A computed fold for a 103-nucleotide RNA, annotated as Guanidine-I riboswitch aptamer. The coordinates come from a structure-prediction model, not an experiment, and the mean pLDDT is 79. Rfam family: Guanidine-I riboswitch aptamer. About the family: This family represents a conserved RNA structure found upstream of the ykkC and yxkD genes in Bacillus subtilis and related genes in other bacteria. The function of this family is unclear although it has been suggested that it may function to switch on efflux pumps and detoxification systems in response to harmful environmental molecules.
[in-house]
RNA sequence: AAAAAAUUUUUCUAGGGUUCCGCGGUAAAGUUUUACUGGCUGGUCCGAGAGAAAAUACGCAAUAUUAACUUUGCGUACACGGAGGGAUAAAAGCCCGGGAGAU
Repeated sequence: AAAAAAUUUUUCUAGGGUUCCGCGGUAAAGUUUUACUGGCUGGUCCGAGAGAAAAUACGCAAUAUUAACUUUGCGUACACGGAGGGAUAAAAGCCCGGGAGAU
């Protein structure tokens, strides 16, 4: 000075907004509806590489078998991080991105 890899999925959480539902406000109709409006400690919703759990996968060891399928245990490390842009109704620890940069 330069390159690659770091299993994938699901559920959930921190976090996030406002399509839908609910709630508050205003107006109209006129008696429970409609329109507009307010993210409002709510439900739905979005949601982490650097948060959690589980499953799956892979590796090693043991176990079972003629052999393979099996079962059990262990391991899969580490991870500081903008600005800007993008999607959706909108925003975000979402995506660009384990990026730029820093160490």